[in-house]
Molecule: SAM riboswitch aptamer (S box leader)
Organism: uncultured Chlorobaculum sp.
C1' cells in the first nucleotide's frame, strides 16, 4: 500500500493507585479501584484444522494452532448526497474520511 470486516459475542482474581474510552468537540467509564503487569478463563471477526456438502464456486456444523479481541455500534459527531421539514446545529437512510483488525 492494497483488499475484506466493524449494531453478532466474550471476564474473573493477583499487584498496582489515577486516570482511561486514537486525536479534537461531546457524552460516557473510574476509589463499589482507571491505566500498565501478571495468572486463569472466554469469544470467534480474519487465517487455519476437522466434517458435511459441491464440478468449481458460494456455504453449514464443530474445533481453537496463528493473530485479534471480552462496557457503550468503532460510544456518538465534523465532510458530501439524499428523505422529512416552514425552517434548523434537532431526526432518518446512505456514502466519504479517520481510526481498528485481519490478509497479502
Nucleotide at each position: 500500500a492494497u483488499c475484506a470486516u466493524c449494531c453478532a459475542g466474550a471476564a474473573a482474581g493477583g499487584c498496582g493507585g489515577a486516570g482511561g474510552g486514537a486525536c479534537u468537540g461531546g457524552c460516557c467509564c473510574u476509589g463499589c479501584g482507571a491505566a500498565g503487569c501478571c495468572u486463569u478463563g472466554g469469544c470467534a471477526a480474519c487465517c487455519u484444522u476437522c466434517a458435511c456438502a459441491a464440478c468449481c464456486g458460494c456455504g453449514u456444523g464443530a474445533g481453537a494452532g496463528g493473530u485479534g479481541c471480552c462496557a457503550a455500534a468503532u460510544c456518538c459527531a465534523u465532510c458530501c448526497c439524499g428523505g422529512a421539514g416552514g425552517a434548523g446545529u434537532a431526526c432518518c437512510g446512505g456514502g466519504a474520511a479517520a481510526g481498528a483488525u485481519g490478509a497479502u